About this RNA:
The prediction has a mean pLDDT of 83. Predicted 3D model of a 72-nucleotide RNA (transfer RNA) from a Candidatus Parcubacteria bacterium.
RNA sequence: GCGCGCUUAGCUCAGUGGUAGAGCAACUCCUUUACACGGAGUGGGUCCGGGGUUCGAUCCCUCGAGCGCGCA
Numbered sequence: 001g002c003g004c005g006c007u008u009a010g011c012u013c014a015g016u017g018g019u020a021g022a023g024c025a026a027c028u029c030c031u032u033u034a035c036a037c038g039g040a041g042u043g044g045g046u047c048c049g050g051g052g053u054u055c056g057a058u059c060c061c062u063c064g065a066g067c068g069c070g071c072a
Base pairs, nucleotide, nucleotide: 001071002070003069004068005067006066007065010024011023012022013021018055026042027041028040029039030038048064049063050062051061052060
């Protein structure tokens, strides 16, 4: 330099156009003499950034940024 992939909650990841979820973690309550386990619940997101398409974009297109893999 060329090609491909990834970027979503604190972490690991779902989410194939209709206002975003799970597990773990955090916090509260129940349970226990207490802790752990278990149960119930709560909070937490400008979906990497800009632009475009669309009535509507996490999703499609495009230009960037970062990371990874391959080729040279």
Its Rfam family is "tRNA".